This is a predicted structure of a 73-nucleotide RNA (transfer RNA) from Patescibacteria group bacterium UBA6033. Rfam family: tRNA. Rfam describes the family as follows. Transfer RNA (tRNA) molecules are approximately 80 nucleotides in length. By type it is a transfer RNA. The organism belongs to Bacteria candidate phyla, within Bacteria.

[in-house]
RNA sequence: GGGCCGUUAGCUCAGUUGGUAGAGCACCUCGUUUGCAACGAGGGGGUCGCAGGUUCGAAUCCUGUACGGUCCA
Numbered sequence: 001g002g003g004c005c006g007u008u009a010g011c012u013c014a015g016u017u018g019g020u021a022g023a024g025c026a027c028c029u030c031g032u033u034u035g036c037a038a039c040g041a042g043g044g045g046g047u048c049g050c051a052g053g054u055u056c057g058a059a060u061c062c063u064g065u066a067c068g069g070u071c072c073a
Stems, first nucleotide, its partner, number of pairs: 001072007010025004019056001027043005049065005
C1' cells in the first nucleotide's frame, strides 16, 4: 500500500426484501425474606463509529473516512 470481516444500550450480541431498533446479563423501583441471594412484577437507558449522497423513508443501499481483527505484498 491492497483485499476481506467487524463497529448497534454499561457488557455480549440479534436485527429478513429499506418502513422509524430488540434480546440476555447488568442497573433502578416494588413484592417475597429477620436479612442476603434466588424468584416474581414493573421501569430507565442507544437517533446504529463519523461525514456526505440516493430515496417519500436508511442500522440496512452508494462514496469517503476513523478504529480493531485478519490475509497478501